[in-house]
This is a predicted structure of a 91-nucleotide RNA (c-di-GMP-I riboswitch aptamer) from Alicyclobacillus contaminans DSM 17975. It was read from a public genome assembly, where an Rfam model found it. The model forms 95% of the base pairs in the Rfam consensus. Model confidence (mean pLDDT): 83 of 100.
This record gives sequence, C1' cells and structure tokens, in this order.
RNA sequence: UACGAAUAAGGGCAAAUCAGCGGAAACGCUGAGACGCAAAGCCACGGAUCUACGGACAGGGGCAUCUGUCUAUGAUCGCCGGGUUGCCGUA
Repeated sequence: UACGAAUAAGGGCAAAUCAGCGGAAACGCUGAGACGCAAAGCCACGGAUCUACGGACAGGGGCAUCUGUCUAUGAUCGCCGGGUUGCCGUA
C1' cells in the first nucleotide's frame, strides 16, 4: 500500500420492542434488549427516502376555524454512492 478468500485473537457496535426525556412530526438521546454488521466508526458532499412547525395555494364555513395539495431551512450514514480514520490477519 492492497485485500478480507480462509483461519484465528482481542474485542466492538446494536435492529425490532419496552420505559423515560426532547421534538409539530419524522426522528434523536438515555437505560434495558440483540436482528444483524469487517467499518452497522465519523462526515448530510451527490442521489434516494421520511416528516411539514412555518410558508404558498385551493375548498368548506356567519365568525372562530377545518380539510387538502405543494414546499426543507428538519431528519435517515443500519438506503446507495462518495470522502475520511481505524483493529487483527494475509500478501
């Protein structure tokens, strides 16, 4: 530097679910818990997906207000690609 085919060694992370907290929501954090993962370490850079507080538009309505459509500045790195940093082993 490349690879993770095999064999180890030390191990690591932690899905769903439940409880508590935050949030408009998606979702996140903590604890329990393990579906799985050779980067399931980190980064929202590109794509993709999720949500719609707020904003825009439309409809109903006497008012209050209700419903729907669109929209990310919100979110997902355990969706994919990319960037970056690692343990062990082999060459």